[in-house]
RNA sequence: AUACCGCCUCCGGGGAGCGCGAUUGCGCUGAGAGUGUGGCAAGGCCACAGACCCGCCGAACCUGAUCUGGCUCAUACCAGCGAAGGAAGCAGGCCCACGAGCUCGA
Numbered sequence: 001a002u003a004c005c006g007c008c009u010c011c012g013g014g015g016a017g018c019g020c021g022a023u024u025g026c027g028c029u030g031a032g033a034g035u036g037u038g039g040c041a042a043g044g045c046c047a048c049a050g051a052c053c054c055g056c057c058g059a060a061c062c063u064g065a066u067c068u069g070g071c072u073c074a075u076a077c078c079a080g081c082g083a084a085g086g087a088a089g090c091a092g093g094c095c096c097a098c099g100a101g102c103u104c105g106a
Stems, first nucleotide, its partner, number of pairs: 006094004010089001011055004017028004035049006061086003067080004095099001
């Protein structure tokens, strides 16, 4: 902690914030904070690919929400909302192994 957790394959779903600085760099949280290519009069969006997370035991992620209280410069964080409403495989395979986390050692 509170009931049991693995790995492989293919398929599918999803997000990319805040602060400082000043023009592309530093810092924070996080699994991930937009890496690559291409397009668009275009300064930010879109498409594809990549990394990462998640697929019903589904708080990945979306809506409510420009939400409410605490805290913070702000995000983050804590509590609520939340027994809310949605959300992508209830896929196939493997086992003389049956699976988590943490700590220590090699």
TPP riboswitch aptamer (THI element) from a Chloroflexota bacterium, 106 nucleotides, folded computationally. It matches the Rfam family "TPP riboswitch aptamer (THI element)". About the family: Vitamin B(1) in its active form thiamin pyrophosphate (TPP) is an essential coenzyme that is synthesised by coupling of pyrimidine and thiazole moieties in bacteria. It was read from a public genome assembly, where an Rfam model found it.